Predicted 3D model of a 77-nucleotide RNA (c-di-GMP-I-GGC riboswitch aptamer) from an Armatimonadota bacterium. The sequence was found by an Rfam model in a public genome assembly. It matches the Rfam family "c-di-GMP-I-GGC riboswitch aptamer". Gene Ontology term of the family: cyclic-di-GMP binding.

C1' cells in the first nucleotide's frame, strides 16, 4: 500500500410523524432509528423497480453488478 473488517471514537439514517417543493414517483429540512465500512458524491455502462403531462420525459446511488472521483480507524489474517 492492497485485500480484509475485530475494537474504539466519530459519521450516515429505513419505516413512521411534521413542514415545504413537485401532477406524481420522489426531494429538502426537523424529529426518529431499521440498518450501513463508503448508506460519501456522480444515472456513466448492463439489468431492475417506480411515476405521469406518455416523450428525445422524470424518479430510486438505501435494488443488483460494473465504472469514475473522494474518504475515518487499524486487531487477526
Nucleotide at each position: 500500500c492492497u485485500c480484509c473488517g475485530a475494537a474504539a471514537a466519530g459519521g450516515c439514517a429505513a419505516a413512521c410523524c411534521c413542514a415545504c417543493c413537485g401532477c406524481a414517483a420522489g426531494g429538502u429540512g426537523g424529529g426518529g432509528a431499521c440498518g450501513c465500512a463508503a448508506a460519501g458524491c456522480c444515472a456513466c455502462c448492463g439489468g431492475g423497480c417506480c411515476c405521469c403531462c406518455c416523450g428525445c420525459g422524470g424518479g430510486c446511488a438505501g435494488c443488483c453488478g460494473g465504472g469514475g472521483c473522494u474518504g475515518c480507524c487499524g486487531a487477526a489474517g